Model confidence (mean pLDDT): 86 of 100.
c-di-GMP-I-GGC riboswitch aptamer from Mesobacillus zeae, 87 nucleotides, folded computationally.
The sequence was found by an Rfam model in a public genome assembly.
Rfam family: c-di-GMP-I-GGC riboswitch aptamer. Its family is annotated with cyclic-di-GMP binding in the Gene Ontology.

[in-house]
RNA sequence: GAUGAAAAAGGCAAACUUAUCGAAAGAUAAGGACGCAAAGCCACGGGUCUAAAAUUCUUUUGAAUGAUGAUAGCCGGGUUGCCAAAU
Numbered sequence: 001g002a003u004g005a006a007a008a009a010g011g012c013a014a015a016c017u018u019a020u021c022g023a024a025a026g027a028u029a030a031g032g033a034c035g036c037a038a039a040g041c042c043a044c045g046g047g048u049c050u051a052a053a054a055u056u057c058u059u060u061u062g063a064a065u066g067a068u069g070a071u072a073g074c075c076g077g078g079u080u081g082c083c084a085a086a087u
Base pairs, nucleotide, nucleotide: 002087003084004083011036012035016031017030018029019028020027021026034073040079041078042077044076045075046074047071048070049069054065055064056063057062
């Protein structure tokens, strides 16, 4: 350094509920724990989700296109970091 058995000090917090923000996806806070060794941080590549504005179509409370949106708890990459057996 690769790697991730056991333990310790600790850490994070899915679903769900409430409040707030948002057009939505979703986010934040509190409660709550399904899980997590990077479930710390960065939208750089791919994926996925959304579609307000815009554009187009259509007699029209509609449809299509499409990130400037979201997701780091989808994967890869970058970066920082606790502990540690065997190899």